Predicted 3D model of a 77-nucleotide RNA (transfer RNA) from Candidatus Nitrosopelagicus sp. Rfam family: tRNA. Gene Ontology term of the family: triplet codon-amino acid adaptor activity. The family's RNA type in Rfam is transfer RNA. It was read from a public genome assembly. NCBI's taxonomy places the organism under Archaea, Thermoproteati, Nitrososphaerota, Candidatus Nitrosopelagicus.

[in-house]
RNA sequence: GGUGAGGUAGUACAGUCUGGUAGUGCAUGGGCCUGCAAAGCCUAGUGUCGGGAGUUCAAAUCUCUCCCUCACCUCCA
Numbered sequence: 001g002g003u004g005a006g007g008u009a010g011u012a013c014a015g016u017c018u019g020g021u022a023g024u025g026c027a028u029g030g031g032c033c034u035g036c037a038a039a040g041c042c043u044a045g046u047g048u049c050g051g052g053a054g055u056u057c058a059a060a061u062c063u064c065u066c067c068c069u070c071a072c073c074u075c076c077a
Stems, first nucleotide, its partner, number of pairs: 001073007010026004020057001028044005050066005
């Protein structure tokens, strides 16, 4: 340099195909319980959905562009 996959909550991911109120597990906060804690139970998400632009009544989702990560291929040393 080329091709492909990916970037969504603290973390690991789903949702994208086929646009219509952003979710799950773990972690974390608060409460109950306890002499204190652990365990257990109840409860809590205003997340620039990587940045920008476009299309649309409406974009995490479609289009363009840029940045970053990973895999493979190629080139140089």